[in-house]
RNA sequence: UCUUCAUCCCGAGGGGCACCAGGGAUACGGCCCGAUGACGCCCCGGCAACCAGCUCGCCCGAGCCAGGUGCCAACUCCGUCCCGCGGACCGCGGGAAAGAUGAGGA
Numbered sequence: 001u002c003u004u005c006a007u008c009c010c011g012a013g014g015g016g017c018a019c020c021a022g023g024g025a026u027a028c029g030g031c032c033c034g035a036u037g038a039c040g041c042c043c044c045g046g047c048a049a050c051c052a053g054c055u056c057g058c059c060c061g062a063g064c065c066a067g068g069u070g071c072c073a074a075c076u077c078c079g080u081c082c083c084g085c086g087g088a089c090c091g092c093g094g095g096a097a098a099g100a101u102g103a104g105g106a
Base pairs, nucleotide, nucleotide: 001106002105003104004103005102006101007100008099013044014043015042016041017040022033023032024031027080028079029078030077045072046071047070049069050068051067053064054063055062056061076098081095082094083093084092085091086090
């Protein structure tokens, strides 16, 4: 880097450094965050999605733990693609695509 599977409606705070205008994956449209300094990095703390360990089990799973990753604004912030329903340039529901994370494989 590619690929397979699973999850993504819940959950999770501060401080410091540095920079100076952007940022929220991508293209667009919204909406939101940002000079009260966002985004980024570091430290402490926390959460608990997967793996590991432990316990139970009806062996699908449940619980504990916080070691390996990950995560700690807004549903993956919402939508744009398809299907269905409706009072139909809109709304609702479902799905897909894409993305992120983990584990396995190449």